[in-house]
Context: one part of a larger RNA
């Protein structure tokens, strides 16, 4: 100076507590450790690894195994020599790669000779090969906590200190007062974006109050610039005004006005710096290493194995529910190798026609929970769907290993789950359902967004945890 301390003082966080609803039981997904394996490629491992990399493992992906091939090599490139063709087609051997035979057979220019493209050698290539503790660049994490620091001065023999401390106060090192300090700068706020009001310019594809027409019905048509909305530009919030309290920053207040009130509500935005924190397998790179093989191509398997052992999820143990019928209202996205109305056929995955639309115009696409009704009467059941059995559909050369969906039959476990543990403070948790990326197709119950209904509780800071300040 720091760090610690089961020392002290203040003070904060969904930290506890006050509540809700999970998770440790059950079945299934995935993922991970262990086994096993000819291989189960590699990485990540308390918090800060385990639906992580991976927003798409049947071939490909692919890095791993076995077998079968190549050796300037799957792509790039320099320098010498030699061919004139490569490509194309056809054949024979194969499981493919491939190797072998046959055909066809260069451009420019009289010419040398350039171009091109092959071949042979050579320097190079290659390499998901090692080292993340040689790195670069990204990232977790503390922690969106309020810190971290300079320049001159001043003090101190230095190391350092002070400023940055004291008191109040604020989410905040945010502010005021007060001071051997005075200032500064990264942080914080506040300037960016969406959202909550209104305004005003615009008015198609959207919208329809008034007026006309029109239809079984419809903004369906003429209009029409009122409303929604749609998107650009503004206004609107500052404790600015009252009341009280305080020297003052400030602070109360079912105070006023106000769409909003005291950071409004969300998001980006992560200071100095830690953990030799991850990553050489996203990229680049120093060093080492392999060069007929640790390069590189193909053909088949594995990455999907299963006595077990955790994490994360889905789906239930039902009556606030299950099943039939009928009914009603988002929003945000995609779409031409694509989304497809509509008609037919199939009980259905879907198939066969056929039509819009490069989209506020066509579509995907009925939202679903909700409402009204029948019905089930507490049972392992009309609960609840695992498994397995047959028929099929759809992608794709190809669905045996190892894909999704349909329908019909089978109907385990599973009666609210021990110790323990975890999210969450308002349009939240909890509950319903739709969309995108990846993508042929799909192992998504996952990631990421979007509306829908719509809650409980916070006495309080002793106590675990993690933080900040002072000593």
């Nucleotide at each position: 100076u720091g760090a610690c301390g089961g020392g002290g003082g203040c003070c904060c966080g969904c930290a506890c507590a006050a509540g809700c609803g999970g998770a440790g039981g059950a079945a299934c997904a995935u993922g991970u450790g262990g086994u096993u394996u000819a291989a189960u490629u590699c990485g990540a491992u308390g918090a800060u690894a385990c639906g992580c990399g991976a927003g798409g493992a049947a071939c490909c992906u692919u890095a791993c195994c076995c077998g079968g091939g190549c050796u300037u090599g799957a792509a790039a490139u320099g320098c010498a020599u030699c061919u004139g063709a490569c490509c194309g087609g056809a054949g024979u051997g194969g499981a493919a790669a491939c190797a072998c035979u046959c055909u066809u057979u260069c451009u420019a220019g009289c010419a040398a000779u350039a171009g091109c493209a092959g071949a042979u050698g050579u320097g190079u290539a290659g390499g998901u090969g090692c080292u993340g503790c040689a790195u670069g660049g990204u990232u977790g994490u503390c922690g969106u906590c309020a810190g971290c620091u300079c320049g001159u001065g001043c003090c101190g023999u230095g190391a350092g200190g002070u400023g940055u401390c004291g008191g109040c106060u604020u989410a905040a090192g945010u502010g005021c007062c007060a001071u051997a300090a005075c200032g500064a700068g990264c942080g914080c706020a506040a300037c960016c974006c969406c959202u909550a009001u209104c305004a005003u310019u615009a008015g198609u594809u959207a919208c329809u109050a008034a007026c006309a027409g029109g239809u079984u019905a419809a903004g369906c048509u003429g209009a029409g610039g009122a409303c929604u909305c749609u998107a650009a530009u503004g206004a609107g919030a500052c404790u600015g005004c009252c009341a009280c309290c305080g020297u003052a920053a400030g602070g109360u207040g079912u105070g006023g006005g106000g769409a909003a009130g005291g950071u409004g509500g969300g998001g980006a935005u992560g200071a100095c710096g830690u953990c030799a924190a991850a990553u050489c397998a996203g990229c680049a790179c120093g060093g080492c290493c392999c060069u007929u093989a640790c390069g590189u191509c193909c053909g088949g398997g594995g990455c999907g194995a299963c006595a077990c052992a955790c994490g994360u999820g889905u789906u239930a143990c039902a009556a606030u529910g299950g099943g039939g019928g009928g009914u009603a209202c988002a929003g945000a996205g995609g779409g031409u190798u694509g989304c497809u109305a509509c008609c037919u056929g199939g009980u259905g995955a879907c198939a066969g026609g056929a039509u819009g639309c490069u989209a506020a115009u066509c579509u995907c696409a009925u939202a679903a929970a909700g409402c009204c009704u029948c019905u089930c009467u507490c049972a392992g059941u009309u609960c609840g769907g695992a498994u397995c059995g047959g028929a099929g559909u759809c992608u794709g050369c190809a669905a045996c290993u190892c894909g999704a969906c349909u329908c019909c039959g089978u109907g385990a476990a599973g009666c609210u789950g021990g110790a323990u543990u975890c999210g969450c403070u308002a349009g939240u948790a909890a509950u319903c359902g739709c969309g995108c990326a990846u993508c042929a197709g799909c192992c998504a119950u996952g990631g990421c967004g979007c509306g829908g209904u719509g809650a409980a509780u916070a006495c309080g800071u002793u106590c675990c945890c993690g933080g900040g300040c002072c000593u």

This is a predicted structure of a 471-nucleotide part of an RNA (small-subunit ribosomal RNA, 3' major domain) from an uncultured bacterium. The coordinates come from a structure-prediction model, not an experiment, and the mean pLDDT is 84. RNAcentral holds the full RNA, with entries from ENA, Greengenes and SILVA.